Predicted 3D model of a 76-nucleotide RNA (transfer RNA) from an Acidobacteriota bacterium. The prediction has a mean pLDDT of 81. The sequence was found in a public genome assembly. Its Rfam family is "tRNA". Rfam's curators write: Transfer RNA (tRNA) molecules are approximately 80 nucleotides in length. By type it is a transfer RNA.
RNA sequence: GCUCGCGUAGCUCAGUGGAUAGAGCGCUUCCCUCCGGAGGAAGAAGUCGCAGGUUCGACUCCUGCCGCGAGUACCA
Numbered sequence: 001g002c003u004c005g006c007g008u009a010g011c012u013c014a015g016u017g018g019a020u021a022g023a024g025c026g027c028u029u030c031c032c033u034c035c036g037g038a039g040g041a042a043g044a045a046g047u048c049g050c051a052g053g054u055u056c057g058a059c060u061c062c063u064g065c066c067g068c069g070a071g072u073a074c075c076a
Stems, first nucleotide, its partner, number of pairs: 001072007010025004018056001027043005049065005
């Protein structure tokens, strides 16, 4: 350089065209406890990598770019 895959909450991931994007773990507050853990209740946290396009409608499809990973080629 080329090809393929991935990018969604702090972390690991789901959501593969239809309304206000979810789960587990973690975090915060409260209850419980002598304290902590465990357990119970509630809550916060998202420009869905960026910019365009298609569509009545895009996390989802298309294009470019950025980042990460894998494969492959070249390096007299």